[in-house]
Model confidence (mean pLDDT): 81 of 100. This is a predicted structure of a 125-nucleotide RNA (c-di-AMP riboswitch aptamer (ydaO/yuaA leader)) from Desulforamulus aquiferis. The sequence was found by an Rfam model in a public genome assembly. Rfam family: c-di-AMP riboswitch aptamer (ydaO/yuaA leader). The family has 106 seed sequences and 7,607 matches in Rfam 15.1. Its family is annotated with regulation of gene expression and cyclic-di-AMP binding in the Gene Ontology. NCBI's taxonomy places the organism under Bacteria, Bacillati, Bacillota, Clostridia, Desulforamulus.
RNA sequence: UAAAAAUUAGCGCUGAAUUCAUUUGAAGCGGGGGAACCACUUUUUUGGGGUGAAUCCAUAUUUGGUAGGGUUAAGCUUCAACCCGAAUCCGUCAGCUAACCUCGUAAGCGUAGAAGUGCUGUUCC
Numbered sequence: 001u002a003a004a005a006a007u008u009a010g011c012g013c014u015g016a017a018u019u020c021a022u023u024u025g026a027a028g029c030g031g032g033g034g035a036a037c038c039a040c041u042u043u044u045u046u047g048g049g050g051u052g053a054a055u056c057c058a059u060a061u062u063u064g065g066u067a068g069g070g071u072u073a074a075g076c077u078u079c080a081a082c083c084c085g086a087a088u089c090c091g092u093c094a095g096c097u098a099a100c101c102u103c104g105u106a107a108g109c110g111u112a113g114a115a116g117u118g119c120u121g122u123u124c125c
Stems, first nucleotide, its partner, number of pairs: 011110004018027003028105006038095001047093001048090004056065003068084005075117005
């Protein structure tokens, strides 16, 4: 000097997954079930359905592409770059759905390029 790893603190990212209290909780956010009306009458193992961006196609395997989704450090638009494109739950059963009922509030990580435009703040006159 350079690279890698570990720890602590701050900040940030995906995600609903945060805050307060703590005498078994509450607020906020998120999900499911569930009338009338409306829709569907096409489902019954070719099962069906839910959460999620995560669906589909091709390939002997390997793998490749893709619907769709995310980041690039206040907002928006455009360009460019880098990524994800899983998993799992219900259990033969669920369209929408007011009242009502019920569940979750985890886990895992470390991006920082450009132009235009708008808003806001500071300083000086």